RNA sequence: UAGCCCGGCUGGGGGUGCCCCGACGGGCUGAGAUACACCCUUGGAACCUGAUCCGGUUAAUGCCGGCGUAGGGAAGCUUGAAGUCUGUCUG
Numbered sequence: 001u002a003g004c005c006c007g008g009c010u011g012g013g014g015g016u017g018c019c020c021c022g023a024c025g026g027g028c029u030g031a032g033a034u035a036c037a038c039c040c041u042u043g044g045a046a047c048c049u050g051a052u053c054c055g056g057u058u059a060a061u062g063c064c065g066g067c068g069u070a071g072g073g074a075a076g077c078u079u080g081a082a083g084u085c086u087g088u089c090u091g
Stems, first nucleotide, its partner, number of pairs: 007078004011041004016035001017028004047072003053066004
């Protein structure tokens, strides 16, 4: 100096269900169930459609799996710190 990976900055995208209770509130799964948050950002399963789908499970539920090598889906910039070891020079 150039490239790549992780990362960072700014912007953007997304979900918020099931059950108990009169309500407050609580329980289940999960990163996150409207959170001072969490996740994803084209190398895209974050998330949506299919779906009032199919099989299994559960107190119940996208709770698990299939569907899924399916179809969509939101971008630009940026490269440095600390520590250790070795060599050389100087004091």

About this RNA
The RNA shown here (TPP riboswitch aptamer (THI element)) has 91 nucleotides and comes from an uncultured Gammaproteobacteria bacterium. Its mean pLDDT, the model's own confidence on a scale to 100, is 77.